[in-house]
RNA sequence: GGUUCAGUAGCUCAGUCGGCAGAGCAUGUGAUUGAAGCUCACAGUGUCGGCGGUUCGAUUCCGUCCUGAACCA
Numbered sequence: 001g002g003u004u005c006a007g008u009a010g011c012u013c014a015g016u017c018g019g020c021a022g023a024g025c026a027u028g029u030g031a032u033u034g035a036a037g038c039u040c041a042c043a044g045u046g047u048c049g050g051c052g053g054u055u056c057g058a059u060u061c062c063g064u065c066c067u068g069a070a071c072c073a
Base pairs, nucleotide, nucleotide: 001072002071003070004069005068006067007066010025011024012023013022019056027043028042029041030040031039049065050064051063052062053061
């Protein structure tokens, strides 16, 4: 330098044919307990990596840039 893949909540990730953004863990509050742990209930205002484009409408499609990984040279 080229090709491919990935970037979504604090962490690990889902979200396929474009139409109100989710799960588990963690965390907070409450219940329970003498206190704690366990257990149960409730709680997410996330510029979906940045900037543009297409569209009535984009996490999703297109272009470009940034970051990381693998492969080729």